[in-house]
Order: sequence, then structure tokens, then C1' cells
RNA sequence: AGUCGGUUAGCUCAGUUGGUAGAGCACCACCUUGACAUGGUGGGGGUCGCUGGUUCAAGUCCAGUACCGACUACCA
Repeated sequence: AGUCGGUUAGCUCAGUUGGUAGAGCACCACCUUGACAUGGUGGGGGUCGCUGGUUCAAGUCCAGUACCGACUACCA
């Protein structure tokens, strides 16, 4: 220098053919208990890495860019 993959909730990760963003764990409240744990019900939490573009509509398509990982090449 080039190629490929990844970036989504506090953490680990889904998200199909573009159509109003989800699960598990964690957190909060309540129920259950003499109390704790387990279990149950409900709730809060997101500019989908960033910038721009296409579209009626973008996590998803396109361009640029940042970071992480892998590979290839080059130099000495």
C1' cells in the first nucleotide's frame, strides 16, 4: 500500500426481501419467603462507529472516513 471481516442497550450477540430496533445476562419496582436465594410479572435504558448520498422510507443499498482483527504485497 491492497484485500476481506467486524463496529447495534452496561456486557455477549441477533436483525431475512429496505417498511416504525430485539433476545439473553445485568439494572429498577412489585409478587412469592420469617429472611435470603431461586422463580414469576412489569419497567427503564439505543442518534445502529462517524460524515454524506440514493429512496416516500436506510441497522440494511452507495461513497468517504475512524477504530479492531485476519491475510497479501513492498522496503531495509
The RNA shown here (transfer RNA) has 76 nucleotides.
Its Rfam family is "tRNA". By type it is a transfer RNA.
The sequence is in RNAcentral, with records from ENA.
Its mean pLDDT, the model's own confidence on a scale to 100, is 82.